[in-house]
RNA sequence: GUUGCUGGCUGGACGGUCGCGGACCGGAGAGAAAACCGGUUCGAGGAAAGUCCGGACACCGAAGGGCAUGGUGGUCGGUAACGCCGACCCGGGGAAACCCGCGGGAAAGUGCCACAGAAAUACACCGCCUACGUGGCGGGCCACACGUGAGCCCGUCGCCGGCAAGGGUGAAAUGGUGCGGUAAGAGCGCACCGGCGUCGUGGUGACACGGCGGCCAGGCAAACCCCACCAGGUGCAAGGCCAAGCAGGGACGUCGAAGCUGCCCGCCGAGUCCCAGGUAGGCCGCAGGUGCCGAGAGGCCCGCCUCGAGAGAGGCAGAUGGAUGGCUGUCCACGACAGGAUCCGGCUUACAGGCCAGCUACCGGA
Numbered sequence: 001g002u003u004g005c006u007g008g009c010u011g012g013a014c015g016g017u018c019g020c021g022g023a024c025c026g027g028a029g030a031g032a033a034a035a036c037c038g039g040u041u042c043g044a045g046g047a048a049a050g051u052c053c054g055g056a057c058a059c060c061g062a063a064g065g066g067c068a069u070g071g072u073g074g075u076c077g078g079u080a081a082c083g084c085c086g087a088c089c090c091g092g093g094g095a096a097a098c099c100c101g102c103g104g105g106a107a108a109g110u111g112c113c114a115c116a117g118a119a120a121u122a123c124a125c126c127g128c129c130u131a132c133g134u135g136g137c138g139g140g141c142c143a144c145a146c147g148u149g150a151g152c153c154c155g156u157c158g159c160c161g162g163c164a165a166g167g168g169u170g171a172a173a174u175g176g177u178g179c180g181g182u183a184a185g186a187g188c189g190c191a192c193c194g195g196c197g198u199c200g201u202g203g204u205g206a207c208a209c210g211g212c213g214g215c216c217a218g219g220c221a222a223a224c225c226c227c228a229c230c231a232g233g234u235g236c237a238a239g240g241c242c243a244a245g246c247a248g249g250g251a252c253g254u255c256g257a258a259g260c261u262g263c264c265c266g267c268c269g270a271g272u273c274c275c276a277g278g279u280a281g282g283c284c285g286c287a288g289g290u291g292c293c294g295a296g297a298g299g300c301c302c303g304c305c306u307c308g309a310g311a312g313a314g315g316c317a318g319a320u321g322g323a324u325g326g327c328u329g330u331c332c333a334c335g336a337c338a339g340g341a342u343c344c345g346g347c348u349u350a351c352a353g354g355c356c357a358g359c360u361a362c363c364g365g366a
Stems, first nucleotide, its partner, number of pairs: 001362002004359007012331007020043008045337001049348002052346005057235004069231005074088005089103001090101004104226002109224002111220003125167002127163003133159009142149003175193006194216002196213007239284004248275005254270003288302002291300003303316005332335001
């Protein structure tokens, strides 16, 4: 220098002007709140997103235990917790840096395995075999009564049967290769390899290495299932507080109508006052701190973030028909994805351009 791999950072800059939301101050007003006017100050992200996990918090439920249901799933750690993160193990990919894995159990049981194929967990289509059993034909041996066969042997074609080596089908056919063995074969025997089991050693562990044993067992658990662990339910529209109007209840030396000979109580309606629950609506939850000083504005302390070598400086949104935008000036490398909504830790997804660091391989120079 080229190449690839990994991790991280950044996400236009500085102004003017007109607006928008919050907080505070001032004005106006007798005063308080809201509205209004003026001012100061603050005002989105690395993902604010998806709402997929985990928690905080809130309410409801709950003696404890079990079942069911759902989730998680190599090991060891980290953490408030997690399905997150780190390191490691195993398997796969790459020449390497490194990357990928929904990575417990298929030797508890059930189920499924398309098409093809005889057979998909048990099977024999083609094929191989005649050792064993048996039949036909031909030949030989042997026997004699000389053309017959009680028997024996060979060849050939079958049946019963043996085999699973080879062929064929398939994603997959009872571990692979080779030698021996056999009638032909077969872990039937042996050697090596693979798996499984067991023992030993090392390791916290997943696991690794070695010895022994022919033990050889198909795949699928993102099918049921088994094992271990986790989980009570609902989510800020949680929840708490205040509380019009209508309806309800109570009180009254009040008013009205009807009934009654008359009067009182009661019944009905109205008015006034009160009460409970609670709707609309409002406030809180809720936006650094139950901190200290101060009448307040504000200041200090602590915490966190940013900048800086340091001293230090600056900052820390809080809406609810839901604010951060419009126009414009200068500059540059000409600007992507995208907008809070209870908060926090993660994951995932989207993203123009730019920057930094480490590592791999190759080439060149000293």